This is a predicted structure of a 527-nucleotide part of an RNA (small-subunit ribosomal RNA, 5' domain) from a Planctomycetota bacterium. It matches the Rfam family "Bacterial small subunit ribosomal RNA". NCBI's taxonomy places the organism under Bacteria, Pseudomonadati, Planctomycetota.
[in-house]
Context: one part of a larger RNA
RNA sequence: GAACGAACGCUAGCAGCGUGGAUUAGGCAUGCAAGUCGCGCGAGAAAGUCUUCGGACGAGUAGAGCGGCGUAAGGGUGAGUAACACGUAACCAACGUGCCCCUCAGAUCGGGAUAACCACUGGAAACGGUGGGUAAUACCGGAUGGUCCUCGAAGUGGCAUCACUUCAGAGGUAAACGGCGGCUUCGGCUGUUGUUGAGGGAGCGGGUUGCGGCUUAUCAGCUUGUUGGUGGGGUAACGGCCCACCAAGGCUAUGACGAGUAGCGGGUCUGAGAGGAUGAUCCGUCACACUGGGACUGAGACACUGCCCAGACUCCUACGGGAGGCUGCAGUCGAGAAUCUUCCACAAUGGACGAAAGUCUGAUGGAGCGACGCUGCGUGCGGGAUGAAGGCCCUAGGGUUGUAAACCGCUGUCACGCUAUAGGAACCCGGAGUAGUUAAUAGCUGCUCCGCUGACCAAAGCGAGAGGAAGUGCCGGCUAACUCCGUGCCAGCAGCCGCGGUAAUACGGAGGGCGCAAGCGUUGUUC
Numbered sequence: 001g002a003a004c005g006a007a008c009g010c011u012a013g014c015a016g017c018g019u020g021g022a023u024u025a026g027g028c029a030u031g032c033a034a035g036u037c038g039c040g041c042g043a044g045a046a047a048g049u050c051u052u053c054g055g056a057c058g059a060g061u062a063g064a065g066c067g068g069c070g071u072a073a074g075g076g077u078g079a080g081u082a083a084c085a086c087g088u089a090a091c092c093a094a095c096g097u098g099c100c101c102c103u104c105a106g107a108u109c110g111g112g113a114u115a116a117c118c119a120c121u122g123g124a125a126a127c128g129g130u131g132g133g134u135a136a137u138a139c140c141g142g143a144u145g146g147u148c149c150u151c152g153a154a155g156u157g158g159c160a161u162c163a164c165u166u167c168a169g170a171g172g173u174a175a176a177c178g179g180c181g182g183c184u185u186c187g188g189c190u191g192u193u194g195u196u197g198a199g200g201g202a203g204c205g206g207g208u209u210g211c212g213g214c215u216u217a218u219c220a221g222c223u224u225g226u227u228g229g230u231g232g233g234g235u236a237a238c239g240g241c242c243c244a245c246c247a248a249g250g251c252u253a254u255g256a257c258g259a260g261u262a263g264c265g266g267g268u269c270u271g272a273g274a275g276g277a278u279g280a281u282c283c284g285u286c287a288c289a290c291u292g293g294g295a296c297u298g299a300g301a302c303a304c305u306g307c308c309c310a311g312a313c314u315c316c317u318a319c320g321g322g323a324g325g326c327u328g329c330a331g332u333c334g335a336g337a338a339u340c341u342u343c344c345a346c347a348a349u350g351g352a353c354g355a356a357a358g359u360c361u362g363a364u365g366g367a368g369c370g371a372c373g374c375u376g377c378g379u380g381c382g383g384g385a386u387g388a389a390g391g392c393c394c395u396a397g398g399g400u401u402g403u404a405a406a407c408c409g410c411u412g413u414c415a416c417g418c419u420a421u422a423g424g425a426a427c428c429c430g431g432a433g434u435a436g437u438u439a440a441u442a443g444c445u446g447c448u449c450c451g452c453u454g455a456c457c458a459a460a461g462c463g464a465g466a467g468g469a470a471g472u473g474c475c476g477g478c479u480a481a482c483u484c485c486g487u488g489c490c491a492g493c494a495g496c497c498g499c500g501g502u503a504a505u506a507c508g509g510a511g512g513g514c515g516c517a518a519g520c521g522u523u524g525u526u527c
Base pairs, nucleotide, nucleotide: 001527002526003525004524006523007522008521009520010519013377014376015375016374017373018372019370020369026333027332028331030330031329032328035069036068037067040066041065048057049056050055076288077287078286086212087211088210089209090208091207092206095205096204097203100201101200102199103198104197105196106195108142109141110140111139117132118131119130120129121128122127152167153166154165155164156163157162183188214260215259216258221251222250223249226248227247228246229245230244231243232242233241263285264284265283266282267278268277269276270275290311291310292309293308294307313324314323315322316321341367343366344365345364349363350361351360352359353358380410381409382408383407390401391400392399393398414468416463417462418461423457424456429451430450431449432448433447434446435445436444437443471516472515473514474513475512476497477496478495482511483510484509485508486507492499493498
């Protein structure tokens, strides 16, 4: 000198864009943060109103249940981790893949349950138990079928295991569902969606390897599933991943093992660069979800707002037993030098579900608070000398503050008041037209035109009026800027050198000056 997720002191007009729990991965009241689908299924209220007292409307609505998809994403944090965790470059002839796209082939015959519901019943509650009873795109069995799996034979190729092609035998699937329209001779035809098997694609994931990036030798030896083999188990898959047996190996001064510290990278800061430091915000990735362990479901988890067990803590209890997990968004306590609103909206972007309308979305879009940072603007402009008054200094002549003020003439940024709208909006959907599919002016799809949709921001316009808007640090040298008074090695200053003991440009005050400016200094940290 530059920088900061900064803090502290003094001060403070506005706007835009950023940014804000770095410490206790400490504890958490409260609300919200993951639902959706009636075009999968059965079942189905009440309040209220009317009443001829039978009932009707509400309403096949709400709520609940079975089922499907999602809840593995998005969001948070940096505890752990020195590791194929990350980065980069390769490999998998050793792998998986829901939703999406393409191609081919199909969808046959049956069955038994179960929630809901009803009855009885246990419990303080959480939550159940028994009997009856019903449906499905829930579940189960059989058939069919192959380019799918296993085994055998032959051929071709390669990169060691192997890969590909051809031929015979065994095992394994389906939702016959839902909806629309027309004609119907009730046989069917058509469009759309869902479903099953196989193959391919895209995207994503799993695994392996080379290389790279901390400190420490006051850590020198470490290792028994350890190193390798055979056989098996397990996995989507290779593998001591696990197991039985066999052999005795494997790593290490090019630093093993141990200890300490730490998420990693793109980047960021600094620097002419090389380098050094760093890893907030944003992006990628990993790990974690009260602490420790475990599996289930599923395409995907060993799962933040799922389950089970153990522990600590908090809460409820009728003492028998139960409930919970903010390192989501706000908010609270604590600790701390220190870090915000218990806000608005799904209008936009994106996501989940749905045929769609739509619902949900503390993701996100916005607003609020903080000079925390960067940037921009303003606090007026021009004229104005008898160089007014006052202050300060003085050699008492004067000098300086100083065109500064007063005064005159202008301007109208920001703030203020009034009025009010452009734009951020295009989808979806509705209406009209047109083309394709089709037997079809149903439906569905494509295109064009017109309408619908704004949480929040708010340009432009008018008015008034210099009015509301300057501080802070320093002035001995380094280092730009000097005098007077007070004090008298005292009080004090100080980054270093050093000032102060009676003329202090170094302490304190004043006048003046210098620097930066809505900021200026101090402290801390890095280069």